[in-house]
RNA sequence: UAACUGGAGAGUUUGAUUCUGGCUCAGAUUGAACGCUGGCGGCGUGCCUUACACAUGCAAGUCGAACGUGAAAGUACCUUCGGGUAUGAGUAAAGUGGCGCACGGGUGAGUAACGCGUGGAUAAUCUACCGGGAAGUUCGGAAUAACAGCUGGAAACGGUUGCUAAUACCGGAUACACUAUAUAUAAACGUAUAUGGGAAAGACGGCCUCUGCAUAUGCUGUUGCUUCCCGAUGAGUCCGCGUACCAUUAGCUAGUUGGUGGGGUAAAGGCCUACCAAGGCGACGAUGGUUAACUGGUCUGAGAGGAUGAUCAGUCACACUGGAACUGGAACACGGUCCAGACUCCUACGGGAGGCAGCAGUGGGGAAUAUUGCGCAAUGGGCGAAAGCCUGACGCAGCGACGCCGCGUGAGGGAUGAAGGUCUUCGGAUCGUAAACCUCUGUCAGCAGGGAAGAACGGUCACUGUGCUAAUCAGCAGUGAAUUGACGGUACCUGCAAAGGAAGCACCGGCUAACUCCGUGCCAGCAGCCGCGGUAAUACGGAGGGUGCGAGCGUUAAUCGGAAUUACUGGGCGUAAAGCGCUCGUAGGCGGUAUGUCAAGUCAAGGGUGAAAUCCCCGCGCUCAACGUGGGAACUGCCUUUGAAACUGGCAAACUGGAGUGUGUGAGAGGAUAGUGGAAUUCCAGGUGUAGGAGUGAAAUCCGUAGAUAUCUGGAGGAACAUCAGUGGCGAAGGCGACUAUCUGGCACAUAACUGACGCUGAGGAGCGAAAGCGUGGGUAGCAAACAGGAUUAGAUACCCUGGUAGUCCACGCUGUAAACGAUGGAUACUAGGUGCAGGGGAGUAUUUUUCUGUGCCGUAGCUAACGCGUUAAGUAUCCCGCCUGGGGAGUACGGUCGCAAGGCUGAAACUCAAAGAAAUUGACGGGGGCCCGCACAAGCGGUGGAGUAUGUGGUUUAAUUCGAUGCAACGCGAAGAACCUUACCCAGGCUUGACAUCUAGGGAACCUAACAGAGAUGUUGGGGUGCUCUUCGGAGAACCCUAAGACAGGUGCUGCAUGGCUGUCGUCAGCUCGUGCCGUGAGGUGUUGGGUUAAGUCCCGCAACGAGCGCAACCCCUGUCCUUAGUUGCCAGCAGGUGAAGCUGGGCACUCUAGGGAGACCGCUUCGGUUAACGGAGAGGAAGGUGGGGACGACGUCAAGUCAUCAUGGCCCUUACGCCUGGGGCUACACACGUACUACAAUGGUGCAUACAAAGGGUUGCGAAACCGCGAGGUCAAGCUAAUCCCAAAAAAUGCAUCUCAGUUCGGAUUGGAGUCUGCAACUCGACUCCAUGAAGUCGGAAUCGCUAGUAAUUCCAGAUCAGCAUGCUGGGGUGAAUGCGUUCCCGGGCCUUGUACACACCGCCCGUCACACCACGAAAGUUGGUUUUACCCGAAGCCGAUGAGCUAACAGCAAUGAGGCAAUCGUCUACGGUAGGUCCGAUGAUUGGGGUGAAGUCGUAACAAGGUAGCCGUAGGGGAACCUGCGGCUGGAUCACCUCCUUU
Repeated sequence: UAACUGGAGAGUUUGAUUCUGGCUCAGAUUGAACGCUGGCGGCGUGCCUUACACAUGCAAGUCGAACGUGAAAGUACCUUCGGGUAUGAGUAAAGUGGCGCACGGGUGAGUAACGCGUGGAUAAUCUACCGGGAAGUUCGGAAUAACAGCUGGAAACGGUUGCUAAUACCGGAUACACUAUAUAUAAACGUAUAUGGGAAAGACGGCCUCUGCAUAUGCUGUUGCUUCCCGAUGAGUCCGCGUACCAUUAGCUAGUUGGUGGGGUAAAGGCCUACCAAGGCGACGAUGGUUAACUGGUCUGAGAGGAUGAUCAGUCACACUGGAACUGGAACACGGUCCAGACUCCUACGGGAGGCAGCAGUGGGGAAUAUUGCGCAAUGGGCGAAAGCCUGACGCAGCGACGCCGCGUGAGGGAUGAAGGUCUUCGGAUCGUAAACCUCUGUCAGCAGGGAAGAACGGUCACUGUGCUAAUCAGCAGUGAAUUGACGGUACCUGCAAAGGAAGCACCGGCUAACUCCGUGCCAGCAGCCGCGGUAAUACGGAGGGUGCGAGCGUUAAUCGGAAUUACUGGGCGUAAAGCGCUCGUAGGCGGUAUGUCAAGUCAAGGGUGAAAUCCCCGCGCUCAACGUGGGAACUGCCUUUGAAACUGGCAAACUGGAGUGUGUGAGAGGAUAGUGGAAUUCCAGGUGUAGGAGUGAAAUCCGUAGAUAUCUGGAGGAACAUCAGUGGCGAAGGCGACUAUCUGGCACAUAACUGACGCUGAGGAGCGAAAGCGUGGGUAGCAAACAGGAUUAGAUACCCUGGUAGUCCACGCUGUAAACGAUGGAUACUAGGUGCAGGGGAGUAUUUUUCUGUGCCGUAGCUAACGCGUUAAGUAUCCCGCCUGGGGAGUACGGUCGCAAGGCUGAAACUCAAAGAAAUUGACGGGGGCCCGCACAAGCGGUGGAGUAUGUGGUUUAAUUCGAUGCAACGCGAAGAACCUUACCCAGGCUUGACAUCUAGGGAACCUAACAGAGAUGUUGGGGUGCUCUUCGGAGAACCCUAAGACAGGUGCUGCAUGGCUGUCGUCAGCUCGUGCCGUGAGGUGUUGGGUUAAGUCCCGCAACGAGCGCAACCCCUGUCCUUAGUUGCCAGCAGGUGAAGCUGGGCACUCUAGGGAGACCGCUUCGGUUAACGGAGAGGAAGGUGGGGACGACGUCAAGUCAUCAUGGCCCUUACGCCUGGGGCUACACACGUACUACAAUGGUGCAUACAAAGGGUUGCGAAACCGCGAGGUCAAGCUAAUCCCAAAAAAUGCAUCUCAGUUCGGAUUGGAGUCUGCAACUCGACUCCAUGAAGUCGGAAUCGCUAGUAAUUCCAGAUCAGCAUGCUGGGGUGAAUGCGUUCCCGGGCCUUGUACACACCGCCCGUCACACCACGAAAGUUGGUUUUACCCGAAGCCGAUGAGCUAACAGCAAUGAGGCAAUCGUCUACGGUAGGUCCGAUGAUUGGGGUGAAGUCGUAACAAGGUAGCCGUAGGGGAACCUGCGGCUGGAUCACCUCCUUU
């Protein structure tokens, strides 16, 4: 600031990101329906489906003031009782006549059309009733219904004779501005004159002036009628523009297009007809098909749009279906007529009747839509002069939460925060001031009382005025009175009583406001999308609580929105969907510079129209609102007048810059034809020559002693043209490569003579168009689909090999497609540069420089989702064309068209999914690459795998063989030790507040002990025995025991995928991250990459990074050297003593040693290399040299790794048992398989004898010396030692000597028999050891596989833990003590960088196709069937029109005959329905058949993604179970290496 106040997003593709792109949601709305629920009122609204069929009632009549007739009941009187008269009454009723019935009301079937909308035209028209004006309303006539008689029919309905009236009908007169003809004028309209034709109806009221009364034929009023003109209203017709989809509908049309004559109509017109002409429509979409009433408006939307067309309003169409006319002002007529058809009803079977898509109502259909109501009181309509009558229009009421609007279901106070519910961390929290309780109020509903407005008219009565006339009446105007309400005793008002009668529905994972418990356990179920549910579900079901809305709330359906997801506003096409393979060119679109003119577009102003209602604004009225109402604004449009002239356009006449021509040069694999050439392959002939050749990863098929291969000579033939050769050239693209000739197209540069916009693009159209393929005829050297053979392989219809046919070549014709690609349409202009190459020109002495065209690379601005593009644009703009709109189905089906075929072009749908996709990021992976490391390989040594035994595991067995661990990283593992116990398992016997903890009550101290029963647990019965602290002496308390009740205990029961803690592993690998900054839209990157170096992300240098953290290293421990301190239990050099011997003793601590503290090693020094670096090589010194050796120490993380049976712990489960106790058994089984060890197979050895040297440990329930006994295990006795003192304790291999002499042995020791020892309640199942005897396998181990780089491997003993006893296992200790390492190609694992990826559960990934099964939709199909439309012919109702004139005939003419005219009849054209035959299009169905889609765990392979293991893909052809394979040509959307070329940087 009166009337344009107006724009929101989210979820979902991924490990994450950006984009593209679909799906889904939040909003508003509805004539709705369904579910649950439901107090009141107002205003609206209500068959969207079967234009399906309809019972019953009502919905259109009215006028006696047009006309002729004309009852009855009742009442009164009379009566001969039959009836009559009067009244009723000129009433009811029917008929003639007039007006109305064409309005109002319903419905939306048809219609894609001048149907509708909008604006025009009608000089091409009509218009009853209504208004205004002019004139007239005269004289006659003949009938007919009603009615009466007779008569047919069941009825409906008639027939015939006779009578009668009119505002019914007819004739005459008159009449104009009507009409026809003629003449004049005239294009036409018209004008003038003449001639002919052509109207009418009365009714009602009043009056008696002219002479008193009466009257009409008189006067007067009203009304009607006739003619003409004008108006108004309504209608007809025509035109411009607008008005759905399909081109898989492209050609349509004979009354078709036009003309002339005629007819017809109210009216133009092929509207109809005859003749003539051959036109008309169509890509600006004809024709055909499908769908549909149109509009104002309605819903939505910021708008532009999109959707829609209920109620209200305008138009159209229809009225059972089809056809037709009549009447009339208007109809081809919803409640009229005729005919045909279907259906229903009546019938006496002869014949008739009917049409709710009017209002109610019924049946049916359907998810679904109301009362057989009241009233004409109001508004409106018809008729009438009027009263009035009629009016299912309308006004009201009824039913339905169907919608909108309003109101209520109470308000205030009220905490110990009651009870109860739910949850709980058990403390509490919450429902919750909610309730109870106290104080109030009274809307609505209820009861009682009062009580409107809507009523104005009209008529009647009374009165006044006006007014016509001679006069009155009438009429008109006004005043007063009484009268008129369906709704309805309704709205509203007042009073009364009482919180009393009145709340639900959906939701609570995210989107999206709102959370917990229980139940369930991929079940039941939910779900709009994403998705929830497999034992802790905020997602299912219930509950508590909460959120939202509220007499409603949800769901479903539908529309718009969001969706810029069809993009006019307002999108795109390099890689996401999308540029035609290329060019020429038609229509069309667009178009250079300057001038003039016109004014179509454009702009401005004015006029008309854009109905009303609706929307919007300002008011007003219902208490408010919904609703109603007044005024305005708006209706963005169309038509029209006037003006402007910049731009677009038309016309005129110019220009030269676009375009073209000319002239002069130039380059070129441009094209076509003909000819020529050399190298090579193959073949043929001949010579030489001999055993092989060829081929491969390796082979074989194959060729060769009948002479190959090799080599030489000669010949034949076909195809292709090495080097040059180049991101070089040419061409529109496909494409073009030896040389020569001929013909020929285009291009560039220079010049500026000529034309003067001649241009650009280009739908349809035409031409060209690789390879493959097809046809005919040739040709065929090599190569080579198919095919054959050989290999490979599980198979191998392949890859490899040997052969080999079409084909490849030529000619002519066809095909018309490719990754026909720059995945980038064409044209023009503009917008930094640098640097190559090709062609031409200019300048300059020259290095050089400049310019035009083409062709590359890098790059600025800008663009892009990013990658990238970047004067050769994917930048900035303009013009034109083509194309896209989620993935799959599918470039498929059907149809059309082209093709000889193969096939090409055009090109869907059902169904199905919530994605499909692009680019880039981080990982992971690769039978990708680079660098590096590791006992990873290699080089070595020794093993395992073979034997026997031990031990663990699997399997099997069992009453039980408890449980766990299962690739590396389970398997001598948990277990550092199962005879009982352990023990968790099995059998049997027992216990139930329990073996163990706390609490309560009662009793008793505890405790010790005996007997009996029993397998024992256990049970029964006895005996002994009273303590400690306090005390008020009653007792109380602490600890312990017994009994009782319940709270509870207990569980090695389940879940390691609910967890903590601990552990394994990658891996002692060198990595993993952060802050700030910078780069990127972002995920992310940088740092951490690079060059060196290291064991190391160790360090140095460089660098948009600078720093930091966890890891590495160091700090810690052991060990190696030295020093120092301290010397007992250790040591003994020197001194002394001493023994059989001996640190045994004194003594000493020097040494060793012990154990505290220090030193030492740092690339520090020298030299060389290296960047004056880090660092590396060598050397010196040193005990030790380059982290000296070893240990502890394990980053971020990975494996749902392991463990609920160490422990802890959530949840679940058991509770006279899944708990506890006891006895016995089992864990020790045994056809077998595997792992780990021990012992061996022997002479580097065995055996016997002798003899030497450790370290580290352990010991009082213990180690146990010495001595004695025993062959021995061991036993007896017993010293010493709480340990540098004593003991275990002997170290063993080694060494020396002897023997064995290569054997199943003097190797090996299993197994078995016998006899013992020890431990222990107890060695049967089931211990260890000893002795005697026995003496198995085994002679060095297949494929395969393990450990180890130095005091290591190998070998050898010792000790310890566990433990009553039991060790080949484990842990620790010393002794002896090697070999090899060229090196990084390969195997395995790992690290860094890079590359590809369709993987992200991350290659143990992903994923393709056949086959089999189930379900779903679709195509084809011999046909069958229905509809639609059409052609030809047949039939031909009713009816209009026409014809005919043998029938009949009131009005008129005529003297008459008769005529005119009419009626009927007959015939004809047209024609509905129907029939026959043939087509078109669409649908339904169909044995069978085809592919397609979908479906947790089917079969076969493995085609693709990495170089996917043969790079992949495109086109084409052949082949094959299948993915696919192969040939030919093409593409990079191929990795890797090398080379070439170009560019960039240093």